Context: one part of a larger RNA
RNA sequence: UUGGGCCUAAAGCGUUCGUAGCUGGUCACGUAAAUCUUUUGUGAAAUCGUUGGGCUUAACUCAACGGCAUGCAGAAGACACUGCGAGACUUGGGACCAGGAGGAGUUAGCAGUAUGGUAGGGGGAGCGGUAAAAUGCUAUAAUCCCUAUUAGACUACCUGUGGCGAAGGCGGCUAACUAGAAUGGAUUCGACAGUGAGGGACGAAGGCCAGGGGAGCGAACCGGAUUAGAUACCCGAGUAGUCCUGGCAGUAAACUCUGCGAGCUAGGUGUUGCACAUUCUACGUGAAUGUGCAGUAUCGGAGCGAAGGCGUUAAGCUCGCCGCCUGGGAAGUACGGUCGCAAGACUGAAACUU
Numbered sequence: 001u002u003g004g005g006c007c008u009a010a011a012g013c014g015u016u017c018g019u020a021g022c023u024g025g026u027c028a029c030g031u032a033a034a035u036c037u038u039u040u041g042u043g044a045a046a047u048c049g050u051u052g053g054g055c056u057u058a059a060c061u062c063a064a065c066g067g068c069a070u071g072c073a074g075a076a077g078a079c080a081c082u083g084c085g086a087g088a089c090u091u092g093g094g095a096c097c098a099g100g101a102g103g104a105g106u107u108a109g110c111a112g113u114a115u116g117g118u119a120g121g122g123g124g125a126g127c128g129g130u131a132a133a134a135u136g137c138u139a140u141a142a143u144c145c146c147u148a149u150u151a152g153a154c155u156a157c158c159u160g161u162g163g164c165g166a167a168g169g170c171g172g173c174u175a176a177c178u179a180g181a182a183u184g185g186a187u188u189c190g191a192c193a194g195u196g197a198g199g200g201a202c203g204a205a206g207g208c209c210a211g212g213g214g215a216g217c218g219a220a221c222c223g224g225a226u227u228a229g230a231u232a233c234c235c236g237a238g239u240a241g242u243c244c245u246g247g248c249a250g251u252a253a254a255c256u257c258u259g260c261g262a263g264c265u266a267g268g269u270g271u272u273g274c275a276c277a278u279u280c281u282a283c284g285u286g287a288a289u290g291u292g293c294a295g296u297a298u299c300g301g302a303g304c305g306a307a308g309g310c311g312u313u314a315a316g317c318u319c320g321c322c323g324c325c326u327g328g329g330a331a332g333u334a335c336g337g338u339c340g341c342a343a344g345a346c347u348g349a350a351a352c353u354u
Base pairs, nucleotide, nucleotide: 004325005324006323007308008307012322014202015201016200017199021195022194023193025089026088027087029085030084031083033082035078036077037076038075039074040073041072042071048066049065050064051063052062053061054060092192093189094188095187096185097184098183104178105177106176107175108174109173110172111155112154115151116150117149118148119147120146121145122144126137127136163170164169207248208247209246210245211244212243216242217241222236223235224234259321260320261319262318263317264316267299268298269297270296271295272294273293274292275291276290277289278288279287280286303310304309327354328353329352336347337346338345339344
């Protein structure tokens, strides 16, 4: 318990698509559902007010009059807003075209350094590791140097408060296919939109199932140290895993701890993409400066805020829609349900305690 809130106090679903619902741009016309006005009926009594009366008074009670009765139904009218019908518009939104930007995605091929192995040659006693050591490797020739070959993983420099993507995320090169955004347009449709309960899809790492693969790294496990102990930190090994294909799982500090869309409200400085103008030019897909739009950063005025801070990328001023919160613990537990092979996920209390 509401006219309050949700960056950090409890609270924004991980993200997106979208059903119902809710909400909806400009202009004029019609209608009159809604809305508003007038009016008629009804709207019990008690209660309330006024004036009288009855109990010795009062409380109480009776009568008359008034009020209340916020509603419902009927009738007549008004038409600004909302709704509905039909029509028009272009600013919202979509489509199309143009040349560009991009680690956006999928598939295939190719390359590169390093690492490990194998083979050959050289070489001949140590190597490795640490704070120091030891375990370990090494005369079955190690470490080291050269050559060849093979395997798997990964893509230095470029690399940037740089780019792209809804988020998770994405980084060698090439090709094909797929998708999106920005910019510009004398193109086009003409409100087609916003949000989105349920629902669908995507969703790091780790995990699971089946089949491959396995160089390096490396949970577990085993040694060596350290230590009072050392189920650790350090060292030597090392299985699952990490990689690929197909499926499952569906969670993260999935974070900007900040839902999405729209309008309005000072600026300064960088940077990315596109366009335009001016100047320069080695005339190019060039450079500089300025302007516009879109993104991304940083500082900051008003304003906001408990403060930290936010500040046209708002946490400012407003509107629409959704989600969520209501002291701490018990507890994201129990029970039930749904999903899952399992692990578990989602939904999600109470007693009791304070």